[in-house]
RNA sequence: CUCAUCGAGAGGGACUGAGGGAACGGCCCGUCGAAGUCCCGGCAACCACCCGCGAGCCUCCCGUCGUACUCAUCGGAGCGCGACGGUCGUGGAGACAGGUGCCAAUUCCGUCCCGUGGCGAAGGCCGCCCCGGGGAAGAUGAG
Numbered sequence: 001c002u003c004a005u006c007g008a009g010a011g012g013g014a015c016u017g018a019g020g021g022a023a024c025g026g027c028c029c030g031u032c033g034a035a036g037u038c039c040c041g042g043c044a045a046c047c048a049c050c051c052g053c054g055a056g057c058c059u060c061c062c063g064u065c066g067u068a069c070u071c072a073u074c075g076g077a078g079c080g081c082g083a084c085g086g087u088c089g090u091g092g093a094g095a096c097a098g099g100u101g102c103c104a105a106u107u108c109c110g111u112c113c114c115g116u117g118g119c120g121a122a123g124g125c126c127g128c129c130c131c132g133g134g135g136a137a138g139a140u141g142a143g
Stems, first nucleotide, its partner, number of pairs: 001143006011040005019029003023111004041103003046099002049094001050092006061086007069078003107137001112134004117129004
């Protein structure tokens, strides 16, 4: 930088001791113990692994199986041919066991834009609120 996902799910202990929820605002969490480190446990199913289907490759190379030939110290070795696989897409299962990730609150909510509606001694291209859609930013994974 690109793509996918982000309304589900899952916490105990030890050490330590004041912050934490990315930023800002709000609102929360926290001495009934924050953040951090370690141990144990769990969640999930992104990648990998396994199966099915579709497409593709099979000049060369690699693997499995079959087979012809040659050699052999009779344990095998070499070489040729054929089929299937390798690659991509898609669907699915498992997940105790591989690589990450995660385990308060929708990514806690909002921030920028558009739209519906409501309220307002406001009659403005206004303010506030609810809801919906999109974006930005962020997080995680894969490349």

The RNA shown here (SAM riboswitch aptamer (S box leader)) has 143 nucleotides and comes from uncultured Nocardioides sp. Of the family's consensus pairs, 97% are formed in the model. The source organism's lineage runs through Bacteria, Bacillati, Propionibacteriales, Nocardioidaceae and Nocardioides. It matches the Rfam family "SAM riboswitch aptamer (S box leader)". Gene Ontology term of the family: regulation of gene expression.